[in-house]
This is a predicted structure of a 154-nucleotide RNA (glmS glucosamine-6-phosphate activated ribozyme aptamer) from Sporanaerobacter acetigenes DSM 13106. RNAcentral holds the sequence, with entries from Rfam and Ribocentre. Taxonomically the source falls in Sporanaerobacter acetigenes (Bacteria, Bacillota, Tissierellales, Sporanaerobacteraceae). Its mean pLDDT, the model's own confidence on a scale to 100, is 78. The model forms 86% of the base pairs in the Rfam consensus.
RNA sequence: AUAUAAUCUAAAGCGCCCGAACUUAAGAAAAACUUAAGUUGACGAGGACAGGGUCUAUCGAAGUCUUCGGCGGAUGCCCUGGGGUAUGCCACUAUCCAUAUGGUUUUACAAAACCUAUGAGUGAUUGUAGGGACAAAAAAGACCAAGUGGUAAU
Numbered sequence: 001a002u003a004u005a006a007u008c009u010a011a012a013g014c015g016c017c018c019g020a021a022c023u024u025a026a027g028a029a030a031a032a033c034u035u036a037a038g039u040u041g042a043c044g045a046g047g048a049c050a051g052g053g054u055c056u057a058u059c060g061a062a063g064u065c066u067u068c069g070g071c072g073g074a075u076g077c078c079c080u081g082g083g084g085u086a087u088g089c090c091a092c093u094a095u096c097c098a099u100a101u102g103g104u105u106u107u108a109c110a111a112a113a114c115c116u117a118u119g120a121g122u123g124a125u126u127g128u129a130g131g132g133a134c135a136a137a138a139a140a141g142a143c144c145a146a147g148u149g150g151u152a153a154u
Base pairs, nucleotide, nucleotide: 014072015071016070017069019068020040021039022038023037024036025035026034027033043060044059045058049081050080051079052078053077054076082097083096084095085094086093088151089150090149091148092147101145102144103143104142105141106140114131115130116129117128118127119126120125
C1' cells in the first nucleotide's frame, strides 16, 4: 500500500458518478478523434408521535440556471394505531401532531452569488478569512368562525 472482517464517526438541496461538459498527458502532419488520469455535478430557509407503504417530498435565491442527467437516501404524502382540538361529557366525523380545529390579516429573517485578500494545483478547478446586501413558505400576534347525534346540570 491492497484485500477481508469488526468497531467508531459523519446527512438530508444530503451522499455518490457510469451519461454529459471541461482539463492534462500520449498517439495523431494539424484539427476532429482514441486511450489514461483528473475536475464539475444544489445557494440557503424549513421540516420527525409510532409502525407499514410509496415516491418527481415544502419554500424561495441566482451576472441566466450542468442547480442538466443518473443511482441511493430523506423529517413529505397515503393507510393503521396512539394523542390534542372542535365552548361540560360520550360516540361519530373533521382537522392537526405534545408550539397538536379552521379562515383572514399584520409582521420577520438567509446563504451562495458579488467585492477584497490569501492558500493548493501544470490545468480544469478548489479551500480559508474579511466586507456586504436582497427572499418566500413557515412561525408568532390580532380578529372572525366554531360539526352531527345523544346526554348531565343550570